This is a predicted structure of a 317-nucleotide part of an RNA (large-subunit ribosomal RNA, domain IV) from a Candidatus Micrarchaeota archaeon. It matches the Rfam family "Archaeal large subunit ribosomal RNA". Rfam links the family to the GO terms ribosome and structural constituent of ribosome. Rfam 15.1 lists 2,955 matches to the family in 1,139 species.

[in-house]
Context: one part of a larger RNA
RNA backbone atom coordinates (compact mmCIF):
# COMPACT_ATOMS: atom_id res chain seq x y z
C1' N A 1 0.00 0.00 0.00
C1' N A 2 -4.51 -3.15 2.02
C1' N A 3 -8.05 -4.43 6.22
C1' N A 4 -8.55 -3.56 11.97
C1' N A 5 -7.56 -0.67 16.34
C1' N A 6 -5.66 4.10 19.24
C1' N A 7 -4.09 8.77 20.51
C1' N A 8 -3.59 13.86 18.34
C1' N A 9 -1.46 21.32 19.33
C1' N A 10 -4.96 24.97 17.33
C1' N A 11 -9.57 25.23 14.57
C1' N A 12 -14.50 22.91 14.78
C1' N A 13 -19.00 20.07 8.99
C1' N A 14 -14.55 24.87 6.40
C1' N A 15 -15.26 17.96 4.40
C1' N A 16 -19.25 15.61 1.54
C1' N A 17 -24.92 14.69 -2.51
C1' N A 18 -25.95 14.48 3.00
C1' N A 19 -22.46 15.19 9.55
C1' N A 20 -21.55 8.84 5.73
C1' N A 21 -17.84 7.29 9.15
C1' N A 22 -16.26 8.73 14.47
C1' N A 23 -16.82 11.29 18.77
C1' N A 24 -19.23 13.61 22.22
C1' N A 25 -24.03 12.01 26.05
C1' N A 26 -24.51 7.69 29.29
C1' N A 27 -25.57 4.29 36.11
C1' N A 28 -28.28 6.51 40.42
C1' N A 29 -29.85 10.20 43.96
C1' N A 30 -31.88 15.63 44.51
C1' N A 31 -34.06 20.16 42.28
C1' N A 32 -36.07 20.85 37.51
C1' N A 33 -38.67 21.07 33.43
C1' N A 34 -41.65 24.45 27.82
C1' N A 35 -45.03 23.57 24.17
C1' N A 36 -48.60 21.16 22.09
C1' N A 37 -52.40 17.84 23.92
C1' N A 38 -57.22 13.08 22.24
C1' N A 39 -55.29 15.46 29.81
C1' N A 40 -53.32 9.99 28.75
C1' N A 41 -48.94 12.14 27.56
C1' N A 42 -45.15 14.90 25.01
C1' N A 43 -41.06 13.93 29.68
C1' N A 44 -35.22 10.62 31.34
C1' N A 45 -38.53 17.04 27.37
C1' N A 46 -34.69 20.92 28.40
C1' N A 47 -31.28 22.16 32.15
C1' N A 48 -28.88 22.00 36.99
C1' N A 49 -25.98 19.83 41.50
C1' N A 50 -24.40 15.67 44.29
C1' N A 51 -21.59 11.01 43.82
C1' N A 52 -14.75 7.71 46.84
C1' N A 53 -12.75 6.46 51.58
C1' N A 54 -12.39 7.28 56.79
C1' N A 55 -14.79 8.59 62.11
C1' N A 56 -18.39 9.99 64.84
C1' N A 57 -23.83 10.20 65.87
C1' N A 58 -28.92 10.05 64.95
C1' N A 59 -33.91 8.22 62.61
C1' N A 60 -35.64 3.44 61.54
C1' N A 61 -36.40 -2.10 64.15
C1' N A 62 -37.64 -6.27 69.55
C1' N A 63 -32.62 -6.70 67.53
C1' N A 64 -29.52 -6.78 63.46
C1' N A 65 -28.60 -6.41 58.15
C1' N A 66 -29.73 -3.10 54.95
C1' N A 67 -31.65 2.23 54.19
C1' N A 68 -32.31 7.68 55.02
C1' N A 69 -29.87 11.82 57.13
C1' N A 70 -26.13 14.85 60.20
C1' N A 71 -21.25 16.24 61.50
C1' N A 72 -15.94 16.05 60.99
C1' N A 73 -11.81 14.47 58.37
C1' N A 74 -8.75 12.75 54.21
C1' N A 75 -6.81 10.97 48.50
C1' N A 76 -7.01 12.16 43.28
C1' N A 77 -6.99 16.08 37.02
C1' N A 78 -10.98 12.72 37.80
C1' N A 79 -15.24 8.76 43.14
C1' N A 80 -21.26 5.29 38.09
C1' N A 81 -12.37 6.56 37.94
C1' N A 82 -12.54 0.05 34.46
C1' N A 83 -16.90 -2.76 32.48
C1' N A 84 -21.27 -1.57 31.11
C1' N A 85 -24.42 2.61 30.15
C1' N A 86 -29.67 7.86 26.18
C1' N A 87 -26.77 12.85 22.47
C1' N A 88 -30.03 16.81 22.55
C1' N A 89 -33.48 20.72 20.59
C1' N A 90 -36.65 23.30 16.45
C1' N A 91 -39.44 23.21 12.15
C1' N A 92 -41.88 20.54 8.25
C1' N A 93 -43.82 16.08 4.75
C1' N A 94 -46.50 11.48 4.33
C1' N A 95 -48.60 7.65 7.34
C1' N A 96 -52.51 7.60 12.91
C1' N A 97 -50.37 4.26 16.21
C1' N A 98 -48.28 -1.73 17.91
C1' N A 99 -47.86 -4.65 13.75
C1' N A 100 -46.34 -7.06 7.92
C1' N A 101 -43.74 -6.89 3.65
C1' N A 102 -39.63 -8.39 -2.19
C1' N A 103 -35.58 -15.87 2.15
C1' N A 104 -30.88 -13.48 -1.38
C1' N A 105 -29.44 -5.35 -3.89
C1' N A 106 -35.70 -2.11 -1.88
C1' N A 107 -38.69 -2.34 5.57
C1' N A 108 -41.17 2.54 3.19
C1' N A 109 -44.61 7.18 2.09
C1' N A 110 -46.02 -0.11 -0.02
C1' N A 111 -49.67 -3.80 2.65
C1' N A 112 -52.83 -4.56 7.41
C1' N A 113 -54.84 -2.27 11.32
C1' N A 114 -59.54 -0.43 14.80
C1' N A 115 -63.46 2.60 12.79
C1' N A 116 -66.75 4.28 8.80
C1' N A 117 -69.72 2.89 4.57
C1' N A 118 -71.40 0.10 0.02
C1' N A 119 -73.91 -4.37 -2.31
C1' N A 120 -75.69 -9.52 -1.68
C1' N A 121 -77.45 -13.05 2.13
C1' N A 122 -83.86 -16.05 5.78
C1' N A 123 -80.11 -21.01 5.83
C1' N A 124 -82.69 -26.89 1.13
C1' N A 125 -79.64 -19.04 1.66
C1' N A 126 -75.29 -15.47 -0.29
C1' N A 127 -70.23 -17.06 -1.53
C1' N A 128 -66.97 -21.17 -2.72
C1' N A 129 -64.70 -26.14 -4.17
C1' N A 130 -65.99 -30.59 -6.65
C1' N A 131 -68.43 -34.50 -12.82
C1' N A 132 -70.70 -36.07 -8.60
C1' N A 133 -71.41 -37.85 -4.06
C1' N A 134 -70.18 -34.42 -0.89
C1' N A 135 -66.93 -30.39 1.41
C1' N A 136 -65.38 -25.01 3.71
C1' N A 137 -68.16 -20.67 5.13
C1' N A 138 -70.09 -23.43 10.56
C1' N A 139 -71.29 -27.74 14.73
C1' N A 140 -72.21 -20.44 12.91
C1' N A 141 -78.00 -17.97 11.61
C1' N A 142 -78.50 -10.99 10.23
C1' N A 143 -75.13 -8.21 16.77
C1' N A 144 -74.33 -13.65 11.48
C1' N A 145 -71.93 -14.47 7.48
C1' N A 146 -69.88 -13.17 2.39
C1' N A 147 -67.77 -9.39 -1.46
C1' N A 148 -66.48 -4.25 -3.05
C1' N A 149 -64.23 0.70 -1.14
C1' N A 150 -62.58 4.20 2.21
C1' N A 151 -58.67 3.84 6.39
C1' N A 152 -57.41 5.85 14.22
C1' N A 153 -59.90 10.81 15.91
C1' N A 154 -61.28 15.84 14.94
C1' N A 155 -64.59 18.77 10.72
C1' N A 156 -66.45 17.67 6.48
C1' N A 157 -67.83 14.57 1.98
C1' N A 158 -70.65 19.69 -3.02
C1' N A 159 -72.93 19.18 -8.06
C1' N A 160 -74.61 15.75 -12.33
C1' N A 161 -77.93 9.79 -13.79
C1' N A 162 -76.63 12.42 -20.48
C1' N A 163 -72.26 8.11 -21.14
C1' N A 164 -70.95 2.88 -19.03
C1' N A 165 -73.41 -0.18 -14.93
C1' N A 166 -77.18 -1.72 -11.19
C1' N A 167 -82.03 -1.95 -9.43
C1' N A 168 -87.05 -1.84 -9.58
C1' N A 169 -90.90 -0.88 -13.48
C1' N A 170 -94.50 -1.46 -17.86
C1' N A 171 -96.77 -5.41 -20.73
C1' N A 172 -97.32 -0.54 -25.90
C1' N A 173 -93.32 -2.33 -29.91
C1' N A 174 -88.96 -5.54 -30.96
C1' N A 175 -88.00 -10.45 -29.93
C1' N A 176 -85.97 -18.46 -31.36
C1' N A 177 -87.46 -22.81 -31.69
C1' N A 178 -90.93 -26.43 -30.27
C1' N A 179 -95.96 -26.83 -29.86
C1' N A 180 -101.10 -24.63 -32.64
C1' N A 181 -103.45 -22.80 -37.56
C1' N A 182 -103.31 -21.71 -42.85
C1' N A 183 -101.85 -23.04 -47.97
C1' N A 184 -99.10 -25.37 -51.47
C1' N A 185 -104.10 -31.87 -54.94
C1' N A 186 -102.57 -35.95 -50.96
C1' N A 187 -97.74 -37.16 -47.83
C1' N A 188 -92.93 -34.48 -46.96
C1' N A 189 -89.83 -30.29 -47.57
C1' N A 190 -91.47 -25.60 -47.66
C1' N A 191 -93.56 -20.63 -47.04
C1' N A 192 -97.25 -17.44 -43.70
C1' N A 193 -99.76 -16.52 -39.37
C1' N A 194 -100.76 -16.60 -34.23
C1' N A 195 -98.61 -17.33 -29.23
C1' N A 196 -94.95 -15.44 -26.62
C1' N A 197 -89.64 -16.20 -22.02
C1' N A 198 -85.00 -13.97 -21.87
C1' N A 199 -83.14 -9.77 -22.99
C1' N A 200 -83.68 -5.29 -25.59
C1' N A 201 -87.11 -0.54 -26.66
C1' N A 202 -89.95 2.47 -23.29
C1' N A 203 -90.84 4.55 -17.82
C1' N A 204 -88.06 5.57 -13.07
C1' N A 205 -84.51 5.18 -8.97
C1' N A 206 -78.87 4.53 -8.17
C1' N A 207 -72.62 8.08 -7.86
C1' N A 208 -69.03 6.36 -0.06
C1' N A 209 -71.71 2.15 -8.28
C1' N A 210 -67.69 3.39 -13.24
C1' N A 211 -67.47 8.24 -14.25
C1' N A 212 -67.88 13.92 -15.39
C1' N A 213 -67.89 18.50 -13.04
C1' N A 214 -66.86 25.42 -20.00
C1' N A 215 -66.07 29.49 -22.79
C1' N A 216 -66.32 34.25 -24.77
C1' N A 217 -67.38 39.78 -23.99
C1' N A 218 -69.29 44.27 -21.42
C1' N A 219 -69.04 47.11 -16.71
C1' N A 220 -67.26 51.21 -10.88
C1' N A 221 -66.57 59.51 -10.19
C1' N A 222 -57.70 58.35 -11.48
C1' N A 223 -55.63 53.70 -12.97
C1' N A 224 -56.65 48.08 -11.51
C1' N A 225 -60.39 44.52 -10.55
C1' N A 226 -64.91 43.27 -11.64
C1' N A 227 -69.69 42.02 -6.92
C1' N A 228 -73.06 43.51 -11.39
C1' N A 229 -75.10 42.62 -16.75
C1' N A 230 -75.02 39.97 -22.30
C1' N A 231 -74.18 35.54 -24.77
C1' N A 232 -72.81 30.52 -26.75
C1' N A 233 -73.13 26.15 -24.51
C1' N A 234 -73.50 21.39 -20.92
C1' N A 235 -76.01 15.62 -17.93
C1' N A 236 -73.47 19.39 -14.99
C1' N A 237 -70.08 23.68 -15.29
C1' N A 238 -65.25 22.21 -9.36
C1' N A 239 -68.76 24.14 -3.57
C1' N A 240 -65.60 23.78 1.14
C1' N A 241 -60.78 23.30 1.65
C1' N A 242 -55.86 22.80 0.25
C1' N A 243 -52.28 25.28 -2.77
C1' N A 244 -45.58 27.08 -7.05
C1' N A 245 -47.39 21.02 -3.36
C1' N A 246 -44.21 14.05 -3.13
C1' N A 247 -49.34 17.14 -7.65
C1' N A 248 -46.80 24.23 -11.65
C1' N A 249 -44.92 23.23 -17.49
C1' N A 250 -43.09 28.26 -17.31
C1' N A 251 -39.65 27.95 -12.30
C1' N A 252 -34.12 28.85 -9.38
C1' N A 253 -42.67 32.39 -9.93
C1' N A 254 -42.95 36.88 -6.04
C1' N A 255 -42.73 38.70 -1.40
C1' N A 256 -40.53 37.85 3.85
C1' N A 257 -37.41 35.19 7.46
C1' N A 258 -33.55 31.69 7.52
C1' N A 259 -27.49 32.99 5.54
C1' N A 260 -21.24 36.52 4.71
C1' N A 261 -23.29 34.12 0.28
C1' N A 262 -29.24 29.57 -0.55
C1' N A 263 -31.28 26.58 -7.17
C1' N A 264 -32.40 24.29 -0.30
C1' N A 265 -35.88 24.70 3.95
C1' N A 266 -40.29 27.46 6.19
C1' N A 267 -43.94 31.11 6.03
C1' N A 268 -47.48 34.09 2.54
C1' N A 269 -49.65 35.26 -2.22
C1' N A 270 -51.45 32.63 -5.79
C1' N A 271 -54.51 33.46 -12.74
C1' N A 272 -54.50 25.41 -9.96
C1' N A 273 -49.83 23.81 -17.78
C1' N A 274 -52.48 19.18 -15.16
C1' N A 275 -55.48 20.24 -7.05
C1' N A 276 -60.37 19.45 -5.22
C1' N A 277 -63.82 16.00 -1.34
C1' N A 278 -64.47 7.42 1.02
C1' N A 279 -59.22 6.60 -6.68
C1' N A 280 -61.62 10.71 0.41
C1' N A 281 -60.74 16.94 1.35
C1' N A 282 -57.91 19.57 5.34
C1' N A 283 -56.53 19.36 10.05
C1' N A 284 -54.24 16.04 14.33
C1' N A 285 -51.61 15.08 19.87
C1' N A 286 -49.11 9.90 20.17
C1' N A 287 -45.52 7.07 17.14
C1' N A 288 -41.49 5.96 12.72
C1' N A 289 -34.09 1.98 11.95
C1' N A 290 -39.60 6.77 6.95
C1' N A 291 -38.15 12.16 4.08
C1' N A 292 -35.88 17.07 3.63
C1' N A 293 -34.07 22.00 6.72
C1' N A 294 -31.91 24.81 10.66
C1' N A 295 -29.59 25.37 15.79
C1' N A 296 -26.49 23.14 20.48
C1' N A 297 -22.93 19.87 21.83
C1' N A 298 -19.02 16.92 19.69
C1' N A 299 -15.45 15.51 17.30
C1' N A 300 -9.26 13.46 12.58
C1' N A 301 -15.33 14.53 7.88
C1' N A 302 -11.81 18.37 6.77
C1' N A 303 -7.45 22.40 7.44
C1' N A 304 -2.66 18.35 7.02
C1' N A 305 -1.40 15.58 8.39
C1' N A 306 1.75 12.74 12.41
C1' N A 307 2.50 9.30 15.68
C1' N A 308 1.33 4.34 17.05
C1' N A 309 -0.83 -1.14 18.04
C1' N A 310 -1.79 -5.98 15.90
C1' N A 311 -3.07 -8.81 10.93
C1' N A 312 -1.25 -9.36 6.05
C1' N A 313 0.50 -8.25 0.89
C1' N A 314 5.54 -7.25 -0.67
C1' N A 315 11.18 -7.64 0.14
C1' N A 316 15.35 -10.29 1.65
C1' N A 317 17.21 -15.61 3.80
RNA sequence: CCCGGGUUAGGGAAAUCGGCAAAAUAGUGGCGUAUCUUUUGUAAAAGCCAUGUCUGCGCUUGGUAAGCGCAGAUUUCAAUAACAAGGGAACAACGACUGUUUAUCAAAAACACAACUCACCGCACAGUCGAAAGGCUGAGUACAGUGGGUGACGCCUGCUCACCGCUAGUACGCGAAACCCCAUUUCAAUGGGACAAAGCGCUAGCAAAGAGCGGGAGUAACUCUGACUCUCUUUAGGUAGCGUAAUACCUCGUCACUUAAUAGGUGACUUGCAUGAAGGGCGUAACGAUUGUUCCACUGUCCCAACUCGGGACCUG